[in-house]
RNA sequence: CCCGCCGUAGCUUAGUCGCAGAGCACUCGGCUGUAGACCGAGGGUCACCGGUUCAAAUCCGGUCGGCGGGACCA
Numbered sequence: 001c002c003c004g005c006c007g008u009a010g011c012u013u014a015g016u017c018g019c020a021g022a023g024c025a026c027u028c029g030g031c032u033g034u035a036g037a038c039c040g041a042g043g044g045u046c047a048c049c050g051g052u053u054c055a056a057a058u059c060c061g062g063u064c065g066g067c068g069g070g071a072c073c074a
Base pairs, nucleotide, nucleotide: 001070002069003068004067005066006065007064010024011023012022013021018054026042027041028040029039030038047063048062049061050060051059
């Protein structure tokens, strides 16, 4: 320098145009002598910028970061 994949909640991740979900964690409440376990409830800028579309986490372009491969290595 070139190519590919990935980036979603504190963590692990689902979702490939049509209301952002799950598990664990956290907070509050119930239960309990206390705690744990259990039960109920609560919290979301989809890495960033722009574009397409009635509508974008999703499609397109660019940027940043991570991982892998290739080229170069006099």